[in-house]
RNA sequence: GGGCUGGUGGCUUAGUGGUAUAGCGCUGCAUUCGCAAUGCAGAGGUCGAGAGUUCAAUUCCCUCCCAGUCCA
Numbered sequence: 001g002g003g004c005u006g007g008u009g010g011c012u013u014a015g016u017g018g019u020a021u022a023g024c025g026c027u028g029c030a031u032u033c034g035c036a037a038u039g040c041a042g043a044g045g046u047c048g049a050g051a052g053u054u055c056a057a058u059u060c061c062c063u064c065c066c067a068g069u070c071c072a
Base pairs, nucleotide, nucleotide: 001071002070003069004068005067006066007065010024011023012022018055026042027041028040029039030038048064049063050062052060
């Protein structure tokens, strides 16, 4: 330098154009003498950045950034 894969709450992730999911974690309540476990409720996301197409973009096109991997 070129090819490919990926970037989504604190962490790990689902999501092939129509309100962004789940698990763990966090907070509150219930339960307990207390803790853990369990149950219920809740908070937490500029979907890597910019631009374009579209009535509508996490999703499609383009450029760039970062990480991994392969080739030279």